[in-house]
A computed fold for a 1507-nucleotide RNA from an uncultured prokaryote, annotated as small-subunit ribosomal RNA. Its Rfam family is "Bacterial small subunit ribosomal RNA". The coordinates come from a structure-prediction model, not an experiment, and the mean pLDDT is 85.
């Protein structure tokens, strides 16, 4: 001194959950990309322990020892000396080299961490006492010679030592019971001469220092042995013979199978041995809120290794990174004979990689080695270079400035943004430039001095201290500091659709591209590219790796299993886990107190030092851990003793399809005999296959055989579970109740182990009535390896064996315990009542059912829990590939069990809502069916469409809901199309400018627009300057565009459908989507009214208000109408307004009134009265919304294109073509007709660029004619079917009128293409329509004709209007469409959906595969370098004995024992790689079918068999 836990996007039409997948953090020894001003402090080969060229990186000591040069200089008798110099190099000998650096191969335990322990070593360092005495023999260096290219070596000879040997001596030294025995050393340097010796200043002699030997001690360093911790795989399960132990020897510095001989058979292992993989560990780092998870770079502790593999030697200490031998692999060198190396030390080079520094300076500090010092050496170290590789700091200017300049983006054109941002103006000068000054980091050693001290007589020399002073800086002229000078030299980067801060415009057009998910791009992209703005962060930004978080998503903290992934098919039972009540002891876990660890560095605090930070220094906490000691005593463990409630016996009773073996019945099927009879039976939707006149099928009788056991039978009962059903005998397991006795936690769960375990399969023998895979026929179908029929073989049955699986389910793993209740059922016990049956109450075990708390995502569990709690045990962790490969293991097989990964995919999935849908259910409705009338489809001809065709036959609509649709009418215009000719501010519109009136008329060129020329006339208005219209010309802006998107729009329209329905407030329910209401019961044309209900109200729809139509009544009579007077030819007139009529107002109907039915309603039903009754008929009127339904060519309109053309004008021609298909109409096939004749009877409407009478002329179609009307007045105008008369008599006709010739009439500039119309003439096809199909319920269908738009003229269409004027409806089974409610759904672009599998073909990753290559590992045999050890040692021999022979004792050689390399055999594990193979995954539009999703069209899944 002390903190803190975040969620998001992504499954769906919308919830809610499960569940992956992805995002935001933080962090690196990093890489790459665009950029880059400084400066501190850090950090830098993660790959190839790959391979080295060149320098360095380990020496030092002359105070251990002999020996000892040369440049150079100086002297000189020229011989020579002298200083250099007792130096340099070299040797012997001493200590070092086993520290220091470097790397992680290798090792999962001879490693490491952390606490111990106990049989050891220890140079250099400290302390303590002790000796350093005598002698001796070599030998390098050096000389001489020999050999070799070289390395180097051999041979003779000389010599010293702190080198080497002996010898004496010896302690508190070893050894040994003791007696004993063994066992050392070296001297060197400086002073002295006091004593001893001499040569009188040296010494063998004194002293001080340093060494030496030998011992006993200390640190501090090492060896050793223990415990616990230390990664994955069980698809590694058994591993071991020096292997466990003992004895005894050897051996080590030491314990020990560490090694050897003997003797026992033993040791490790599911708490994971043994084997395979992969790794050095730790302190610590990063992360995380922590538990944790990931890592072990830089410091720092330990360990391994040093070109591979082995071995020892020397040494205090290596089995040695810069030492030796040996073998091996690679390299260099050579005179070919032979020799050298070993950067995983610092630079550095090649390689390898995405990718990691300079062949630098200095020992000045620290530190290491020698040395008495000075000092050498130190690529350790301390500096410097390089690198935005990290962290941490500063800078790139401050202030003021609005005309909000310019530029640039964007605009709705007016601005907005850029943006106080520049500029201007007024200061600063940090960094960086330059000129100047300059540190810390140094303090010792040495030296001088002085001063104290120890030897010695000493002030002279020495030792040892004090103090004072000289000398030492690689970094580096740097940090730091002053001055000069200018804002002067210093900003990028990635983003901007959500997640996620940050928008627009332009290009582009499913292209090119983007992407972390989700998903953007197909003509208006905020999502691509480019700009403009804008955000973030900043000397950096962003990508990319990878590690942790998030992610409770392996859940110890902290998940789960009914249906989402998940309870084992069931049981017994082993280990193990857990485990009743009471009492004692104990102290294993447990808990608390101290004690020692727990390196340092780092993390946190505090404080200090660098301008500050980063960094750096000191103190302090933390190290949650081990162990050690004392203490507690509930819990838990142990130990012992005790109960009886858990658990079992014993007895007594009850229930039951519990199991096993043997016996028996009756019923039916089926076959065999035989009768009786005869034609058909059987089987289907319908059918054939099949059975039968050789006598079926029916019937009766006998008789075989073989399975199964109606009826009771029950969501009753028994089992553990699979499963068990006649009857009956016997053997036998389990269970329940009750009441008394016994044991006294014996208990619960169970991993492996073991048993059982349905169908169907397998083997061996039997048996076979039915049924029945596979096969075969018949059928059905496009096809039918099925669905459905006839037949039928395994099998199904029994016996012995094997299988070992199931949707083996209550998709619910076993115990205990607790937690309201209500109703069955079924086994048992008690009790009241009661004579009894029998009821009723209590309880104990099974099993159903419906509910309360709770619980659950939700559906639903619900004392038989899926509540609440314990324990044990299986199991899960996205989908897919796959329960599948390899492997192993069981199996006769078939297969089971165990069980993956590449590779793919962002979702799979549960339950629940809401609509869609259904070859699902009710209910209802509609000219939908059905009854019926009539028609289309067959003809001819119109008319539209498709098609072909063409210069062009403009364009658009396409099921219903295109198609006599736009188009209420294409000769020309129309007109969009074609071809030919022409214009270009244009046929139209505004502004500008000039000039003139324009028009008109004539002529000539032409098709025509159009050009020429003539001619005719002067406009209005005025302040007299001009100004206004028109008209030519010019001039740009601009104008036009039936050019393109109806998928970018508006309007309008169709269409479900005039069906009855669609919502919303506010309350309630539900986590939510949602629901409720709006559903139920009645009822209606109607969500229309009514009761009921957690619902109460309301809005758009429905009715109603509106118009005509029907009945009346009032007004008001001209053009209208006449009952009554008069009149006429004639309502023609004068009266008249009562009727009709006509056009204003009103009256009526509302289930209002009566009866029944109904819930006492709503309402229906029937009646009355009325003109009209239960909406009177009709007609406007079209909810929410639905088909990206239709019009850009009706208009409008965004964006895009064209602008001497896609505009515009003008002639022609086309839109009318015609082998052919369709729709939609007209006329007809006749006699209910047709054709003549004369006669009746309407409504609407329409008429001045018109209607046009009456007369007359033409057969007519008109033509003349002009009378009358601006219309209830006059025309159009004849209505027609009709009815009466007469012909005609069933023919291709006196039907039918099509086509063609003539020959006129209109219209109109013009009727060739291409008008309609008359008239004379021809006179086709057609005799009632195939499959299919359309319309229509009353004044309607059917049939008559009339008017109107549009129109110059053209009507079979269209739209209106009257006339005549029917038939038919059981009823909702069936087909279409609709409506409400329910059920399923895997549909949500909603069934014209979804969706499976096989081929086909590209593509990927896996398995098999004759095999072949590699590597690792064992066994075994050969082999045996070097080196220890052990022999042998005839060669050789200096020190020691010996008088000497000779000898001890040593070397060379030689053998043996181990024993690396390397051969050779064999196995086993793993990887690679293969011709062919399997399967599997993905893929935008292939093929074949339609398995699944609905009753999916044969419910479907599950295990088998077959295609």
């Nucleotide at each position: 001194a002390c903190a803190u836990u975040a969620g998001a996007g992504u499954u769906u039409g919308a919830u809610c959950c499960u569940g992956g997948c992805u995002c935001a953090g933080a962090a690196c020894g990093a890489a790459c990309a665009c950029u880059g001003a400084c400066g501190g402090c850090g950090u830098a080969c993660u790959u190839a322990a790959c391979a080295c060229a060149u320098g360095c990186a380990a020496g030092u000591c002359g105070a251990a020892c002999g020996a000892g040069a040369a440049a150079g200089u100086c002297c000189u008798u020229c011989g020579g000396g002298g200083c250099g110099a007792g130096u340099a190099a070299a040797g012997u000998g001493g200590c070092g080299a086993a520290c220091g650096g470097g790397u992680g191969a290798g090792u999962a335990a001879u490693a490491c961490a952390u606490a111990g322990g106990a049989a050891c070593g220890u140079a250099c360092c400290u302390g303590c006492a002790c000796g350093u005495a005598c002698c001796g023999a070599a030998u390098a260096a050096c000389u001489a010679u020999a050999g070799g290219a070289a390395a180097c070596u051999g041979u003779a000879g000389c010599u010293a030592a702190u080198a080497c040997g002996g010898u004496a001596u010896g302690c508190c030294u070893u050894c040994g019971c003791a007696a004993g025995a063994a066992g050392a050393a070296a001297g060197a340097u400086g002073g002295c001469c006091u004593a001893u010796g001499c040569u009188u200043g040296c010494a063998u002699g004194c002293u001080a220092u340093c060494g030496c030997g030998g011992g006993c001690a200390g640190a501090g360093c090492g060896g050793c042995c223990u415990a616990u911790g230390u990664c994955c795989c069980a698809u590694u399960a058994g591993c071991u013979u020096g292997u466990u132990g003992g004895u005894a020897g050897g051996g080590u510095a030491a314990u020990g199978g560490c090694c050897u001989a003997c003797c026992a058979a033993g040791g490790c292992u599911a708490c994971g041995a043994u084997g395979g993989g992969u790794a050095g560990c730790u302190g610590g780092u990063c992360u995380g809120a922590g538990a944790g998870g990931a890592u072990g770079a830089u410091c720092a502790g330990c360990c391994a290794c040093a070109c591979u593999g082995g071995a020892a030697c020397u040494g205090a200490g290596a089995c040695a990174c810069g030492g030796u031998c040996c073998a091996g692999a690679c390299u260099c060198c050579u005179a070919c004979g032979g020799g050298a190396g070993g950067c995983a030390g610092c630079a550095g080079u090649a390689g390898g990689g995405a990718g990691u520094a300079u062949u630098g300076g200095a020992c000045a500090a620290u530190g290491g080695g020698c040395g008495c010092a000075a000092g050498c050496c130190u690529g350790a170290u301390g500096c410097a270079g390089u690198a935005a590789c990290g962290c941490c700091g500063u800078g790139u200017g401050a202030g003021u400035g609005a005309a909000g300049a310019a530029u640039g983006u964007c605009u709705u054109u007016g601005g907005a943004u850029u943006g106080u941002a520049a500029a201007g103006c007024u200061c600063u000068u940090u960094c960086a430039u330059c000129u100047g000054g300059g540190a810390c980091g140094a303090a010792a050693u040495a030296c001088u001095a002085a001063c104290a001290u120890g030897a010695a007589a000493a002030u002279a020399u020495u030792u040892u201290g004090u103090u004072a002073g000289u000398c030492u800086g690689a970094c580096g002229g740097u940090a730091c500091u002053a001055g000069a000078a200018u804002a002067a030299g210093a900003a990028g980067c990635a983003c901007c659709g959500g997640c996620u801060a940050a928008c627009u415009c332009c290009g582009u057009g499913c292209c090119a591209g983007c992407a972390g998910c989700c998903g953007c791009g197909g003509u208006a992209a905020u999502a691509c590219g480019g700009a403009g703005g804008g955000u973030g962060c900043a000397a950096g930004u962003g990508u990319u790796g990878u590690u942790c978080g998030g992610a409770a998503u392996g859940a110890c903290u902290g998940g789960g299993c009914g249906u989402a992934g998940a309870g084992g098919g069931c049981g017994c039972g082993u280990a193990g886990g857990c485990g009743g009540g009471c009492u004692u002891a104990u102290g294993u876990g447990u808990c608390c107190a101290c004690u020692g660890u727990g390196a340092a560095a780092u993390c946190c605090c505090c404080a200090g030092g660098c301008u500050u930070a980063a960094c750096c220094u000191g103190g302090g906490a933390a190290u949650u851990g081990c162990a050690g000691c004392g203490g507690a005593a509930a819990c838990u463990g142990u130990a012992a003793g005790u109960c009886u409630u858990g658990a079992a016996u014993g007895u007594u009773c009850g229930a039951g399809a519990g199991g096993g073996u043997g016996g028996u019945a009756g019923a039916a099927u089926u076959c065999c005999a035989g009768g009786u009879g005869u034609a058909g039976a059987a089987g289907u939707g319908a059918a054939a296959u099949u059975c039968g006149u050789a006598g079926a099928u029916a019937u009766c009788u006998g008789g075989a055989g073989g399975g199964a056991u109606a009826c009771c039978g029950g969501a009753g009962g028994c089992g553990a579970a699979g499963g068990c059903g006649g009857c009956u005998a016997u053997c036998u397991g389990g269970c329940a109740g009750u009441g008394c006795a016994u044991u006294g936690a014996c208990g619960c769960u169970g991993a492996g182990a073991c048993g059982c375990g349905a169908a169907a399969g397998c083997g061996u023998g039997g048996g076979g009535a039915g049924c029945a895979a596979a096969c075969a026929g018949g059928a059905u179908u496009a096809g039918a390896u099925a669905c459905c029929c006839u037949g039928g073989u395994a099998g199904u049955c029994c016996a012995c064996g094997c299988c070992g699986u199931a949707a083996a389910c209550g998709a619910u793993g076993g115990a205990u315990a607790c937690u309201a209740g209500g109703c069955g059922u079924u086994c048992g016990g008690a009790g009241u009542g009661u004579u009894a049956a029998c009821c009723c109450u209590c309880u104990g075990g099974g099993u159903g059912u419906c509910c309360a708390a709770g619980c659950u995502a939700a559906c639903g569990c619900a004392u038989u829990a899926a509540g609440u709690a314990u324990c044990c045990c299986g199991c899960c962790u996205g989908g897919g590939g796959a329960g599948u490969a390899c492997g192993g293991u069981c199996g006769c097989a078939a297969g089971g069990c165990u069980a993956a990964a590449a590779c793919u995919c962002a979702a799979a999935g549960g339950a629940a809502u809401u609509g869609a849908c259904g070859g699902g259910g009710g209910c209802c409705c509609g000219c939908a069916c059905a009854a019926g009338c009539g028609g289309u489809g067959g003809a001819g001809u119109a008319u539209g469409u498709g098609g072909u065709u063409u210069a062009a036959u403009u364009c658009g609509a396409a099921g219903c809901a295109a198609c006599g649709c736009g188009c209420a009418g294409a000769a020309c215009c129309u007109u969009a199309c074609c071809u030919a000719g022409g214009c270009u501010u244009g046929a139209c519109a505004u502004c500008c400018c000039g000039u003139g009136a324009c028009c008109g008329c004539u002529a000539u060129a032409g098709a025509g627009a159009u050009a020429u020329a003539g001619u005719u006339u002067u406009c209005u208005u005025u302040u007299c300057g001009g100004a206004g219209a028109c008209a030519c010309g010019g001039u740009g802006a601009c104008a036009g565009g039936u050019g393109c998107u109806g998928c970018a729009u508006g309007g309008c329209u169709g269409u479900c459908g005039u069906c009855a329905g669609c919502u919303c407030g506010u309350g309630u329910u539900g986590u939510g989507a949602a629901a409720u209401g709006u559903u139920g019961g009645g009822u209606u044309a109607a969500g229309u009214c009514c009761c009921g209900c957690a619902a109460c109200g309301a809005g758009c729809g429905c009715a109603a208000c509106c118009c005509c139509u029907g009945u009346c009544c009032u007004u008001a009579g001209u053009u209208g109408c006449u009952a009554c007077c008069a009149u006429u030819a004639a309502g023609u007139u004068g009266g008249g307004c009562a009727c009709u009529c006509u056009g204003g107002g009103g009256a009526g109907a509302c289930u209002g009134c009566c009866g029944g039915u109904g819930u006492u309603a709503a309402a229906c039903c029937g009646g009355a009265g009325g003109a009209a009754g239960g909406c009177g008929g009709g007609g406007a009127u079209g909810a929410c919304g639905u088909c990206a339904a239709g019009u850009c060519c009706u208009c409008a309109u965004g964006g895009c294109c064209c602008u001497u053309a896609c505009g515009u004008c003008c002639a022609g021609g086309g839109c009318u073509a015609c082998a052919c298909a369709c729709g939609u109409a007209c006329u007809a096939c006749a006699a209910u007709g047709g054709c003549a004749a004369a006669g009746a009877c309407a409504a609407a409407g329409c008429g001045a660029c018109g209607c046009u009478a009456a007369g007359c002329c033409g057969c007519g179609a008109g033509g003349u004619g002009g009378a009358g009307c601006c219309a209830a007045u006059c025309g159009c105008a004849a209505a027609a079917a009709c009815a009466u008369u007469g012909u005609c008599u069933c023919a291709g006709u006196c039907c039918g009128g099509a086509u063609u010739g003539g020959a006129g009439u209109c219209u109109g500039c013009a009727a060739c293409u291409c008008g309609a119309c008359u008239c004379c003439a021809u006179g086709a096809a057609g005799c009632u329509g195939g499959a299919a199909u359309c319309g229509c319920u009353a004044g309607u269908a059917a049939u008559c004709g009339c008017a109107g738009a549009u129109c110059a003229g053209c009507a079979c269409g269209c739209u209106g209007c009257g006339g005549u004027g029917a038939a038919u409806a059981c009823g909702u089974u069936c087909c279409c469409g609709g409506g409400c409610c329910u059920u399923g759904u895997a549909c949500a672009c909603a069934c014209c959906g979804c969706c499976c599998g096989u081929c086909a073909c590209a593509c990927c990753a896996c398995g098999a595969g004759a095999g072949u290559g590699g590597u690792c590992a064992u066994a075994c045999c050969c082999a045996g370098a070097a080196g220890c050890a052990g022999g042998c040692g005839a060669g050789c021999u200096g020190a020691c004995c010996g008088c000497a022979a000779g000898g001890a004792g040593g070397c060379a050689g030689c053998c043996u024992a181990c024993c690396a390399a390397g051969g050779g055999u064999g196995u086993g594990g793993c990887c690679g790689u293969g011709a062919u193979u399997g399967g599997g995954g993905u893929g935008a539009a292939g093929u074949c079918g339609u398995a699944a999703c609905a009753a999916g069209g044969u419910a479907a899944c599950c295990a088998a068999g077959g295609g």